[in-house]
This is a predicted structure of a 74-nucleotide RNA (transfer RNA) from a Thermoprotei archaeon. The RNAcentral record of the sequence draws on ENA. The organism belongs to Thermoprotei, within Archaea. Its Rfam family is "tRNA". It is annotated as a transfer RNA.
RNA sequence: GGGGCCGUGGGCUAGCCUGGUAGGCUGCGGGACUCGGGCUCCCGUGGUCCCGGGUUCAAAUCCCGGCGGCCCCA
Numbered sequence: 001g002g003g004g005c006c007g008u009g010g011g012c013u014a015g016c017c018u019g020g021u022a023g024g025c026u027g028c029g030g031g032a033c034u035c036g037g038g039c040u041c042c043c044g045u046g047g048u049c050c051c052g053g054g055u056u057c058a059a060a061u062c063c064c065g066g067c068g069g070c071c072c073c074a
Stems, first nucleotide, its partner, number of pairs: 001073007010026004020057001027045006050066005
């Protein structure tokens, strides 16, 4: 220099192809249970969906340009 994949709450991750309320697990807070704790169950909490622009009634999703990570080729 060229190519591929990836980027979503504190952590892990689904959703992207086929645009339409951002979901799950974990963590954290509270409660039930217990003599107390653990386990289990219930409720709550937390997201500029990497950044900017475009398309659209509507973008995490499509298009363009960047940034970052991993891998391959040279």
About this RNA
The coordinates come from a structure-prediction model, not an experiment, and the mean pLDDT is 84.